[in-house]
């Protein structure tokens, strides 16, 4: 003085799917709106689980493992937020 990789928060980007039916409560002159319970339908990009593409290894085993699958959880007006991507910052490791 330091690549790659990992972790953390920050900034920016970032979806999907009924604001359906019904009951109760509240607000309201009405139309309607909000919250909760139930029903069916649906989404998957918090998390979780499963297979296993892939990865590691000469090979097998072991290990890691998804944006795939399942929908347990979560979600289905808007908003918030989310996996993931980019940027720089802090820390770790440490090639050369």
């Nucleotide at each position: 003085g330091g690549a790659c990789c990992c972790c953390g928060a920050g900034c920016g980007g970032g979806a999907g799917a009924g604001u359906c039916c019904u009951c109760c409560g509240g607000c309201g002159c009405c139309a309607g709106c909000c919250g909760g319970g139930g029903g069916c339908g649906c989404c998957g990009a918090a998390g979780g689980a499963g297979c296993a593409a892939c990865u590691c290894c000469u090979c097998c085993c072991c290990g890691g493992a998804a944006u795939c699958u399942c929908u347990c959880a979560g979600g289905c007006u808007c908003a918030c937020g989310u996996a993931c991507c980019g940027c720089g910052c802090g820390g770790g490791c440490g090639a050369g």

The RNA shown here (Glycine riboswitch aptamer) has 96 nucleotides and comes from Streptomyces abyssalis. Of the family's consensus pairs, 90% are formed in the model. The prediction has a mean pLDDT of 76.